[in-house]
RNA sequence: AAACGGCAAACCUACGCGAAAGCGGGGGACGCAAUGUCACGGGUCUACGGAGGUUCUAUGAUCGCCGGACUGCCGAA
Numbered sequence: 001a002a003a004c005g006g007c008a009a010a011c012c013u014a015c016g017c018g019a020a021a022g023c024g025g026g027g028g029a030c031g032c033a034a035u036g037u038c039a040c041g042g043g044u045c046u047a048c049g050g051a052g053g054u055u056c057u058a059u060g061a062u063c064g065c066c067g068g069a070c071u072g073c074c075g076a077a
Base pairs, nucleotide, nucleotide: 006032007031011027012026013025015024016023017022030064036070037069038068040067041066042065043062044061045060049057050056051055
């Protein structure tokens, strides 16, 4: 390189969880060899609660935002 496979954004949803962000199920396919795993550092989103007066705050979320750590399929010339 090629191939067998895998995952899957946006969007949709008479479904479930959550205060929300968001996550899960089903459909869908823009992409992905780390778009596998881990919230460890930064970023971003949310703010039930708390503080405070109309703003702040992660203990919540995101690893398909960046970095880091760990693991990892095929293997032509």
A computed fold for a 77-nucleotide RNA from a marine sediment metagenome, annotated as c-di-GMP-I riboswitch aptamer. The prediction has a mean pLDDT of 86.